The RNA shown here (c-di-GMP-I-GGC riboswitch aptamer) has 87 nucleotides and comes from Fictibacillus phosphorivorans. The coordinates come from a structure-prediction model, not an experiment, and the mean pLDDT is 79. Rfam family: c-di-GMP-I-GGC riboswitch aptamer. Rfam links the family to the GO term cyclic-di-GMP binding.
RNA sequence: GAAAAUAUUGGCAAACCCUUUGAAAAAAGGGGACGCAAAGCCACGGGUCUAAAGUCAGGGUAGACUAUGAUAGCCGGGUUGCAUUAA
Numbered sequence: 001g002a003a004a005a006u007a008u009u010g011g012c013a014a015a016c017c018c019u020u021u022g023a024a025a026a027a028a029g030g031g032g033a034c035g036c037a038a039a040g041c042c043a044c045g046g047g048u049c050u051a052a053a054g055u056c057a058g059g060g061u062a063g064a065c066u067a068u069g070a071u072a073g074c075c076g077g078g079u080u081g082c083a084u085u086a087a
Stems, first nucleotide, its partner, number of pairs: 004085002011036002016031006034073001040079003044076003047071003054065003
């Protein structure tokens, strides 16, 4: 330097519940653990979710499109890094 295994006494924390923020998706804090060896960080490519504002249609309180919004715990990529074991 490269590859593999391991979720433990160290680390993170899904669903769900409470509070707050947001138009929403969702996020932050607290509780809680399904899992995670980068479930650390970066929206660069693809995917997915949302549609306030905008555009179009409509004149019915009702539709379509659109990310500039969200997701790093969807995949890929970039970047940094820990403990232990074996080769």